The RNA shown here (SAM riboswitch aptamer (S box leader)) has 98 nucleotides.

RNA sequence: ACCUUAUCAAGAGUGACUGAGGGACAGGCCCGAUGAAGUCCGGCAACCAUCGGUGUAUGGUGCUAAAUCCUGCAGGGCGAUGCCCUGAAAGAUGAGGA
Numbered sequence: 001a002c003c004u005u006a007u008c009a010a011g012a013g014u015g016a017c018u019g020a021g022g023g024a025c026a027g028g029c030c031c032g033a034u035g036a037a038g039u040c041c042g043g044c045a046a047c048c049a050u051c052g053g054u055g056u057a058u059g060g061u062g063c064u065a066a067a068u069c070c071u072g073c074a075g076g077g078c079g080a081u082g083c084c085c086u087g088a089a090a091g092a093u094g095a096g097g098a
Base pairs, nucleotide, nucleotide: 002097003096004095005094006093007092008091013041015040016039017038021031022030023029025072026071027070028069042064043063044062047060048059049058050057051055068090073087074086075085076084077083078082
């Protein structure tokens, strides 16, 4: 890299270092020197494991702008040149597999 499966509208920083990018991809639309990404610390959460303790307690991950930021393919609704709904695809994360 690949396969299976569960979840994805809630939640989480006025911190330190550093210094220009970031939001998967494409198109949009946004965030960013009033500080992006990254590292540390803090926090949230409860997928997995553990147990004198059964607590979200400890450990392993994860997450910490915007619905997975929106759309992407298919179907449908409406007062219709746009708005809304459903499902898929894609993606992310956990657990398992090969």